[in-house]
RNA sequence: ACGGCUUGGCGGGAGAGCGUGCCGCAAGGCACCACCGAAGGCGCAACGACCCGUAAUCGCUCAGGUAACAGGAACCGCCGGCCGG
Repeated sequence: ACGGCUUGGCGGGAGAGCGUGCCGCAAGGCACCACCGAAGGCGCAACGACCCGUAAUCGCUCAGGUAACAGGAACCGCCGGCCGG
C1' cells in the first nucleotide's frame, strides 16, 4: 500500500396526508382515520456438526416518521484513530 473495526469529524442521502375534529392569540398539543420505511426493534431462506445457529436496502410496523424549513436517516465517499500485516 492493503484489509478489518470505529459511540469520532466533514460531505452526499429516499419514502409517505400542507387529512378531519377539538383546545390555543400564536407556536403548538390531543384524538381519529389514512399512509411510509433507510434510527432502533422483531421475523424468515439457503447453508451448517440441522436441539440449535444465521442475513438483508425482504417482510412486520411496537417505536419512529408523513407541506416547506429544521432535525433525524440505513447506506456511500473522504479524513482521523485503533488492530492486523
Molecule: Glycine riboswitch aptamer
Organism: Pseudomonadota bacterium